[in-house]
RNA sequence: AAGCGUUCUCAGGGCGGGGUGGAAAUCCCCACCGGCGGUGAUGGCGAGCGAUCGCCUCAGCCCGCGAGCGCCCGUUCCUCCCUGGAGGGGCGGGGUCAGCAGAUCCGGUGCGAUCCCGGAGCCGACGGUCAUAGUCCGGAUGGAAGAGAGCGCGA
Repeated sequence: AAGCGUUCUCAGGGCGGGGUGGAAAUCCCCACCGGCGGUGAUGGCGAGCGAUCGCCUCAGCCCGCGAGCGCCCGUUCCUCCCUGGAGGGGCGGGGUCAGCAGAUCCGGUGCGAUCCCGGAGCCGACGGUCAUAGUCCGGAUGGAAGAGAGCGCGA
C1' cells in the first nucleotide's frame, strides 16, 4: 500500500405560458428535469524537453444497482367458518427466482462511438386529488445504490 474491521458525515432534479372545462401544476399545445457504480474515443487545468503523469469533468434510453409497489417470511389485531383454517388491516424482516418495469434511432467524424458532434425521437413506482400527475401533496425529519473522512488491524 492493497485488503479487512469499525465509527461518523453526505447521498434527486423539474409546471412557466396558453387552450378546454364548474373544476386540471393531472387532459391538449408549447415548456422543464435526469440518483449511484461500470464501460467509453469527452472536455478542461496543471507538471514535464519529451514519452508520459496528476487532478477535475464525461451515457436518463449500453451493462448493472437503488428507493417504491408486488412477492415471500415472522408477528399482531379484526372478521368469518368453526378449533384448524380462510380473508382483511397494522408492524417488523428478506433481496433474486420472477414480476410491475422503463425508454434510441438516423447522419457525421474515425481503426474503433447506441457514449463525441448534428438531427429527430422515446422513458419515468405507489397512494392522494372537484379531473387521468416524471414536475403538486403524502409515506419521507424515512430508506438507500453508493461517495468521502477518522480510527484500528495489516508487509

This is a predicted structure of a 155-nucleotide RNA (FMN riboswitch aptamer (RFN element)) from Roseococcus pinisoli. The source organism's lineage runs through Bacteria, Pseudomonadati, Alphaproteobacteria, Acetobacterales and Roseococcus. It was read from a public genome assembly, where an Rfam model found it. Its mean pLDDT, the model's own confidence on a scale to 100, is 75.